[in-house]
The part of an RNA shown here (small-subunit ribosomal RNA, central domain) has 347 nucleotides and comes from an uncultured bacterium. Rfam family: Bacterial small subunit ribosomal RNA. Its family is annotated with structural constituent of ribosome and ribosome in the Gene Ontology.
Context: one part of a larger RNA
RNA sequence: UUGGGCGUAAAGAGCUCGUAGGCGGUUUGUCGCGUCUGCCGUGAAAGUCCGGGGCUCAACUCCGGAUCUGCGGUGGGUACGGGCAGACUAGAGUGAUGUAGGGGAGACUGGAAUUCCUGGUGUAGCGGUGAAAUGCUUAGAUAUGACAUAGAACACCAAUUGCGAAGGCAGCUCACUACAGAGUCAUUGACGCUGAGGCACGAAAGCGUGGGGAUCAAACAGGAUUAGAUACCCUGGUAGUCCACGCCCUAAACUAUGGAUACUCGACGUGCGCGAUAUGACAGUGCGCGUCUGAGCGAAAGCAUUAAGUAUCCCACCUGGGAAGUACGACCGCAAGGUUGAAACUC
Repeated sequence: UUGGGCGUAAAGAGCUCGUAGGCGGUUUGUCGCGUCUGCCGUGAAAGUCCGGGGCUCAACUCCGGAUCUGCGGUGGGUACGGGCAGACUAGAGUGAUGUAGGGGAGACUGGAAUUCCUGGUGUAGCGGUGAAAUGCUUAGAUAUGACAUAGAACACCAAUUGCGAAGGCAGCUCACUACAGAGUCAUUGACGCUGAGGCACGAAAGCGUGGGGAUCAAACAGGAUUAGAUACCCUGGUAGUCCACGCCCUAAACUAUGGAUACUCGACGUGCGCGAUAUGACAGUGCGCGUCUGAGCGAAAGCAUUAAGUAUCCCACCUGGGAAGUACGACCGCAAGGUUGAAACUC
């Protein structure tokens, strides 16, 4: 390389959009590029294979035939793929109607809790632990009720729930904005799927500038524990945690399961529609979220219409362990580092 694979053995890119490319619904006509076929030319010799001959045999050699799977020309065929022209509506989109949601970004605002401040009541402890101590406290703490302050997060509702491409998203209100499924009608008429490169987004931590700083808390300090204790436990505590703008671009970014389409037994729960109804229930129908179980698949455990089943299309990736996601180079970054990514050697 071919082949075989990719949930857990090596392997699905964190995720979307999308360029090139690859692949692509029904139908009519036409062309004849692919494709099929006849003929002609060419396809050197040697070689190879088959059949004969010559050296006593063989190697070797000579003759004949075939091969030379190809290329070019020309005649014909047109189902399928393709080009061109036309038509269609089942794929895809658009509009109208009503619906759901913690989708996004902005502004305003609410109560509980915590901390701190002030003054009141009140008196000797509080706090903390396995037990203690460090710590706080007669300069009046802890507790309690009152006023005021700051920042951050939103109890109950809350769910195996909902929304979002993923990361993720939850107090209330307002205005802005995007998306989704369903039913009916209208409309465009294959406009589709995937997507190398590429663009955008991307938790937490971290970085830059400027704010903010209640809580919690790396580092750090002290107290314990211990043989030691650079830890686990305790008392403190700075970056950070929050906001604005700009970077970083990684995670067990997990469903460890790429996307799209079609097909393939059932049962139960639940969210949102439609339709029906006595605006009751059951049943029906579509799209989601889940549980269980057949066929089938699987090394097994398991998966099972939300497939890991049956198939097609496109992309990413894997090819023994370690060395190593390292070195070198390149690109990106303020840095931290990221992306790409070996070998010697060794088992």